[in-house]
This record gives sequence, C1' cells and structure tokens, in this order.
RNA sequence: AGUAGAGGUGCGGUUUCCAAGAGUACCCCACAGGAUAACUUAGAUUAGAUGAUUGUGGGCAAAAGGGGAGGUCGCCGAAGGGUAUGUUUGACUAAGCAUAUGUACCCUGGUUUUGCAGUUAAGAGCUGCACGACUGUCAUCGUUAUUAUACGUAUGGAGCGCUACU
Repeated sequence: AGUAGAGGUGCGGUUUCCAAGAGUACCCCACAGGAUAACUUAGAUUAGAUGAUUGUGGGCAAAAGGGGAGGUCGCCGAAGGGUAUGUUUGACUAAGCAUAUGUACCCUGGUUUUGCAGUUAAGAGCUGCACGACUGUCAUCGUUAUUAUACGUAUGGAGCGCUACU
C1' cells in the first nucleotide's frame, strides 16, 4: 500500500401496512367586528367597506414531515452534527430567518437512562450539551499455570483506529 473482517437493541436508503397527525388545515355558510393581509423588514404586485386580518358556531374534509411492524437494498465514518460557501424552496426583488442539497474544514468508537435546550401536533422521534451505565478495540498494570488465553466495579487513548492475510 492492497484485500477481507469485527463491535450489535449496529448504521442508513427504499417499499408495504398500521396508528397518530385530525374531526386539524383548506374551502363554504351565518354572526361578531371594522382595515388591513401575503414567514420578518423595505419596495412592487394582488386581494379588501360588494367587508381584510381575527373570533364564535355550523357544514364538508385532507396531506406532508416524523413514528411502529414487516420485506428488501447498501454498508461498519456505517452515519450524525458544527462552521464557511454555492445552489434551491418559502407568490416577485433585496436583506434576514427557516427548508433541502453540493463542496471544504472541524468534532463524535458504538448503544443507552436521566436532566437541560432546540425541532415537532406530541410525555413519540430526532439533534446538541452534561453527569452516568453498558459494550467493542488497543496500550499499561495486576491475578491465574512460564507465555498465550481468561479474569479485574483496574487505569488511560481514539475510528486517518483495531484484527487477519498478501
């Protein structure tokens, strides 16, 4: 340098069904109300006293993201975040904020309880941080039987790592 592997409630994609979203949004009718409304600001455009935003009652009535179970595919920096930057979407332009995505650099071995924060319809899930627990790997120390092996409430490091082969 190349090839092949291991960690396990292992990681991610896709698809089918199910629950929830929700009797919610949109739309229509009635009443109240009285000048604004479109993610924020400015401009422009469109709608608006033939009644805007909003509220109450009634009628009709979804969907997406996210989740659970099964199938299947790709894998073990699998993947997930942060910063910068480019592109995209949020009716148009500019800036902001948010969504999706490409690139560069940085962080995290993996799983998980609890607490806090963000996101979300949500006591689900996801993400971040913190204290823990479990676990794999390597190194050191100790015990056992000389080593290996195995064990330890042992200590410490990080995946650009570890093991095997060439």

This is a predicted structure of a 166-nucleotide RNA (Lysine riboswitch aptamer) from a pig gut metagenome. Model confidence (mean pLDDT): 79 of 100. The model forms 98% of the base pairs in the Rfam consensus. Its Rfam family is "Lysine riboswitch aptamer". About the family: Riboswitches are metabolite binding domains within certain messenger RNAs that serve as precision sensors for their corresponding targets. Allosteric rearrangement of mRNA structure is mediated by ligand binding, and this results in modulation of gene expression.